[in-house]
RNA sequence: CGGGACGUGGCUCAGCCCGGCUAGAGCACUUGCUUGGGGUGCAAGGGGUCGACGGUUCAAAUCCGUCCGUCCCGA
Numbered sequence: 001c002g003g004g005a006c007g008u009g010g011c012u013c014a015g016c017c018c019g020g021c022u023a024g025a026g027c028a029c030u031u032g033c034u035u036g037g038g039g040u041g042c043a044a045g046g047g048g049u050c051g052a053c054g055g056u057u058c059a060a061a062u063c064c065g066u067c068c069g070u071c072c073c074g075a
Stems, first nucleotide, its partner, number of pairs: 001074007010027004020058001029045005051067005
């Protein structure tokens, strides 16, 4: 320098291809119940606006562009 993959709650990921049930799962966390206490189990709850910025659209995590970061391949 060229090509490719990935970037969504604290962690691991789904959703993106075919735009629209105004972002979900597991684990973790908080509270309550249970227990002599802890753990397990049960119930409830908090937390993200989707790497950043722009564009298209009535509407974007989802389409387009640029950039940033991580990783891989090639030179």